[in-house]
The part of an RNA shown here (small-subunit ribosomal RNA, 5' domain) has 520 nucleotides and comes from Lacinutrix neustonica. Its mean pLDDT, the model's own confidence on a scale to 100, is 84. Rfam family: Bacterial small subunit ribosomal RNA.
Context: one part of a larger RNA
RNA sequence: GGAUGAACGCUAGCGGCAGGCCUAACACAUGCAAGUCGAGGGGUAACGGGGUGCUUGCACCGCCGACGACCGGCGCACGGGUGCGUAACGCGUAUAGAAUCUACCUUGUACUGAGGGAUAGCCUUUGGAAACGAAGAUUAACACCUCAUGGUAUGAAGCCUUGGCAUCAAGAUUUCAUUAAAGAUUACGGUACAAGAUGACUAUGCGUUCUAUUAGCUAGAUGGUAAGGUAACGGCUUACCAUGGCCACGAUAGAUAGGGGCCCUGAGAGGGGGAUCCCCCACACUGGUACUGAGACACGGACCGGACUCCUACGGGAGGCAGCAGUGAGGAAUAUUGGACAAUGGAGGCAACUCUGAUCCAGCCAUGCCGCGUGCAGGAUGACUGCCCUAUGGGUUGUAAACUGCUUUUAUACAGGAAGAAACACUCGGACGUGUCCGAGCUUGACGGUACUGUAAGAAUAAGGAUCGGCUAACUCCGUGCCAGCAGCCGCGGUAAUACGGAGGAUCCAAGCGUUAUCC
Numbered sequence: 001g002g003a004u005g006a007a008c009g010c011u012a013g014c015g016g017c018a019g020g021c022c023u024a025a026c027a028c029a030u031g032c033a034a035g036u037c038g039a040g041g042g043g044u045a046a047c048g049g050g051g052u053g054c055u056u057g058c059a060c061c062g063c064c065g066a067c068g069a070c071c072g073g074c075g076c077a078c079g080g081g082u083g084c085g086u087a088a089c090g091c092g093u094a095u096a097g098a099a100u101c102u103a104c105c106u107u108g109u110a111c112u113g114a115g116g117g118a119u120a121g122c123c124u125u126u127g128g129a130a131a132c133g134a135a136g137a138u139u140a141a142c143a144c145c146u147c148a149u150g151g152u153a154u155g156a157a158g159c160c161u162u163g164g165c166a167u168c169a170a171g172a173u174u175u176c177a178u179u180a181a182a183g184a185u186u187a188c189g190g191u192a193c194a195a196g197a198u199g200a201c202u203a204u205g206c207g208u209u210c211u212a213u214u215a216g217c218u219a220g221a222u223g224g225u226a227a228g229g230u231a232a233c234g235g236c237u238u239a240c241c242a243u244g245g246c247c248a249c250g251a252u253a254g255a256u257a258g259g260g261g262c263c264c265u266g267a268g269a270g271g272g273g274g275a276u277c278c279c280c281c282a283c284a285c286u287g288g289u290a291c292u293g294a295g296a297c298a299c300g301g302a303c304c305g306g307a308c309u310c311c312u313a314c315g316g317g318a319g320g321c322a323g324c325a326g327u328g329a330g331g332a333a334u335a336u337u338g339g340a341c342a343a344u345g346g347a348g349g350c351a352a353c354u355c356u357g358a359u360c361c362a363g364c365c366a367u368g369c370c371g372c373g374u375g376c377a378g379g380a381u382g383a384c385u386g387c388c389c390u391a392u393g394g395g396u397u398g399u400a401a402a403c404u405g406c407u408u409u410u411a412u413a414c415a416g417g418a419a420g421a422a423a424c425a426c427u428c429g430g431a432c433g434u435g436u437c438c439g440a441g442c443u444u445g446a447c448g449g450u451a452c453u454g455u456a457a458g459a460a461u462a463a464g465g466a467u468c469g470g471c472u473a474a475c476u477c478c479g480u481g482c483c484a485g486c487a488g489c490c491g492c493g494g495u496a497a498u499a500c501g502g503a504g505g506a507u508c509c510a511a512g513c514g515u516u517a518u519c520c
Stems, first nucleotide, its partner, number of pairs: 001520004006516005013372006019365002021330001026328003030325003035074003040071002043067002047065003050061005081283003090208008100200002105196008113147004123136005153178006160171004183188001209255003216246003221243008258280004262273004285306005308319004336362001338361003344358001345356004375406004386396004412456005420447001426441007464509005469490003475504005485492002
């Protein structure tokens, strides 16, 4: 000199863009953050229609729009948070999978036949303080089960061809065995197989902090055979057998740490960092376990152990903000218990739409960067005050002020007022041809009466901080008297202090300026 997720002191007019618990992965009151589908189902708790009955203000009817709870489907494995752990194939990069899986989506081929028994809900009882249950009766489905059919599927056996990189791979063919489906109809779905896309998994080469005041480490340990397990290879697991495997090119142990793209600095080489944004990993009170599922060993799922908090009728129960806000605590220190789904994206749905603290916006904070303003021109007997001097006089403050003319950014008031909106749906028309495409119309804005524009009046609404001995730009007076104090280093102060305190003046930056901390 540059830089910062900064903090502190003094000061402070505005806007744009960005950023905002670095500490206790400490504990959390409250609200919200994952639902959706009635075009899967039985149905009808609420609301609104309609109808019927009469006793005229009630009762009844799922008939319709809709729809609580329930069965079922899809989603909840994404999105969002944090950095505890991890020195590891975790990450980065480059390969391999002839050792693998992949819901939804796209393409292609084929199929979608016949039956059955339950169960939630509802109803009737019943236990418990509650959480939550229990029994009986009864009912539906795209829930569940059985049978049929079936090949370019799977398995076994035989034979042939081609290829390779060893195990083998691809193809043709014969026999045997095994496994499917769901309805609905205006649209849509379901099943099998093949291919693609996407996502995931596995293996390997190289790279990836410090300590030798850590020198030896290792029994599933290293390899083999067999079996089990997995989507899949494999000591992944088990039985048996062998005795191997790693290490001074640093094993093992200890310490520290999420990794990368990137960021800061530097001419570069390097050095330092890992906030925001993006990719990957790990975690979800702490430890463990599996279930469901295409995908989890699952942040707002389950079970068990533990700590903590809460409720209790003492028998027993409930909870998990490292989601968004917010609270306490810790700390030098870090924001609103806001608005909207209008846009983008996601889930469900044929759609309308619903949900979405993702997201888009607004609020707070000079935390940073950038921009703008606090006026401009003229104006000297160089006014007055202040300060200084060699003091009847000069110098400086200083064109500074007054005064004259001008302008109105900004602030204030009033008026107008966006882009972001393209669509979906609906209506009309056209094309292909029967549900797609194209065109026209119509509809939708949280931000926000915001940005922006115009008009009005008026210099009106707006400057500080640090420093002035040398380094280092900027000097005098007064006070103090090794005191009070200053200080980054050298050092200054003991009676003429340009170094302390004040004043005048000056210098440097400027809505900031200094100090502290850290890095180059």